[in-house]
RNA sequence: GCCGCUCCCCGGACGGUCGCUGUUUCCAUGCAAAUGGGAUCAGAGGAAAGUCCGGACACCGAAGAGUAGCGUGCCUCGUGAAAACGGGGGACGGGAACCGCGAGGAACCCGGACGGAAAGUGCAGCAGAAAACAAACCGCCGAUGGGCCGCGAGGUUACAGGUAAGGUUGAAAAGGUGAGGUAAGAGCUCACCGCGCCGAGGGUAACCGAGGUGGCACGGCAAACCCCGCGCGGUGCAAGACACAACAGGGAAAGGAUGACUCGUCCGUUAACUCCCGGGUAUUAGUCGCAUAGAGAAAUGACCGUACAGUUCCCAGCUACAACUGCGGAACGGACAGAAUCCGGCUUACAGGGGAGCGGCAGCU
RNA sequence: GGGCCUGUAGCUCAGCGGUUAGAGCAGGGGACUCAUAAUCCCUUGGUCCAGGGUUCAAAUCCCUGCGGGCCCA
Numbered sequence: 001g002c003c004g005c006u007c008c009c010c011g012g013a014c015g016g017u018c019g020c021u022g023u024u025u026c027c028a029u030g031c032a033a034a035u036g037g038g039a040u041c042a043g044a045g046g047a048a049a050g051u052c053c054g055g056a057c058a059c060c061g062a063a064g065a066g067u068a069g070c071g072u073g074c075c076u077c078g079u080g081a082a083a084a085c086g087g088g089g090g091a092c093g094g095g096a097a098c099c100g101c102g103a104g105g106a107a108c109c110c111g112g113a114c115g116g117a118a119a120g121u122g123c124a125g126c127a128g129a130a131a132a133c134a135a136a137c138c139g140c141c142g143a144u145g146g147g148c149c150g151c152g153a154g155g156u157u158a159c160a161g162g163u164a165a166g167g168u169u170g171a172a173a174a175g176g177u178g179a180g181g182u183a184a185g186a187g188c189u190c191a192c193c194g195c196g197c198c199g200a201g202g203g204u205a206a207c208c209g210a211g212g213u214g215g216c217a218c219g220g221c222a223a224a225c226c227c228c229g230c231g232c233g234g235u236g237c238a239a240g241a242c243a244c245a246a247c248a249g250g251g252a253a254a255g256g257a258u259g260a261c262u263c264g265u266c267c268g269u270u271a272a273c274u275c276c277c278g279g280g281u282a283u284u285a286g287u288c289g290c291a292u293a294g295a296g297a298a299a300u301g302a303c304c305g306u307a308c309a310g311u312u313c314c315c316a317g318c319u320a321c322a323a324c325u326g327c328g329g330a331a332c333g334g335a336c337a338g339a340a341u342c343c344g345g346c347u348u349a350c351a352g353g354g355g356a357g358c359g360g361c362a363g364c365u
Numbered sequence: 366g367g368g369c370c371u372g373u374a375g376c377u378c379a380g381c382g383g384u385u386a387g388a389g390c391a392g393g394g395g396a397c398u399c400a401u402a403a404u405c406c407c408u409u410g411g412u413c414c415a416g417g418g419u420u421c422a423a424a425u426c427c428c429u430g431c432g433g434g435c436c437c438a
Stems, first nucleotide, its partner, number of pairs: 001361010013306006020043003024039006045336001049347002052345005057236004064263004069232005074089006090114001092111004098105002115227002120225002122221002137167002139163003144160002146157004175193006194216001195214004201208002240288003243283001249277003255267003308334001310332005315326003366437007375390004383421001392408005414430005
């Protein structure tokens, strides 16, 4: 200097003219409500978006327990009201220097929605001989029993049967490598590797684990039902409250209220509450909720000029193409998007610019 | 503003882990007819809205986005 990754910041600037919304204030008109004009100050975002989470706040008349339903799920530290975010670590998965004859192990790098599959239920199409306490299609054997041959030793057959070492299928075939063993084979036996169980010890913990032990049972799926732990009542500012005006109450049952259900508790039978019938009801944007932008279906803009990025083309320089350079020229031209009760997160969209860290490559000293 | 549902062939829908995703209508070709319709036979047509994940396997299960529809003063 170039390239890549991660994180953070900015996301158009300045000046002029004309407008828009609101606060305060002045003037004019008007009985008033209000209308018109002037001045002044304030006026979108990093996501205002999606509405995916969590809260504040408000109502549902009212404490608590359980069930259903919904959400969530490795450990630890920190921030936080919570959701969530950040740091570090571990299981597991992928790659892999290197080690080993081999099975295999493994520094390191990347990912890391990850409670339980040894409580139960369920699922695995097609293919394949066989698919979950598995299976004999090809192959191998046929020791033993049978058939046949032979005086006999024995031979032969492949009938009973044995066999999961080899082949074919599959995502998955019920440990692997090597040796012994056998009729052929097989954890059948042994050594090693892997796996399960126990476990000195280490670690705050998840977890790791020297060593011992078991011939190996107990494969996968819980973003299948389910089980376990933890959390959650519902609705959503169109929540809800108030005001000048108008007005008309009547009836029935004994039950009613906590919100989906049950218990418990509370209230009522002097009509609070529930149900049925009937009547009335303002609004020029009614006021509050409601904000140092803010109302009301909704203002925050337009034009001109200047420089700055950016894109394309032309000209000149470089021997030439490309690239690069130019106090050269022309044209175009500024991303995604736009508050609606407020706040904290997550996710998604985004032209261009700046900064920091890490890694790689090249050149020079 | 807030809440809920939905997306599969040109249209209307089924399929909710397992063969190569089906049905009706529509489209194309043929038969019948003098001809058209109806009828019969054959047939074309799919990025299952998009991307990522779980699983041996995804239209289906999970997450994120995009489009469409409905309800509430």